Predicted 3D model of a 76-nucleotide RNA (transfer RNA) from Desulfovibrio sp. Its Rfam family is "tRNA". From the family's description: Transfer RNA (tRNA) molecules are approximately 80 nucleotides in length.
RNA sequence: GCCGCUUUAGCUCAGCUGGUAGAGCGGCUGAUUCGUAAUCAGCAGGUAGUCAGUUCAAGUCUGACAAGCGGCUCCA
Repeated sequence: GCCGCUUUAGCUCAGCUGGUAGAGCGGCUGAUUCGUAAUCAGCAGGUAGUCAGUUCAAGUCUGACAAGCGGCUCCA
């Protein structure tokens, strides 16, 4: 220098054929227990790396940029 992949809740990840977002763990509340843990029930929590574009509608398509990971290549 070139190419590819990834970037979604605190963490690890899903999301099919574009139709306004979910799971597990964690957190909180309650039940249960002499108490803790475990178990069970419920609740809260994200506008999707950033900025644009396409579309009636984009996490999902396109472009640029950023970050991370991997691979390839280079010369006098």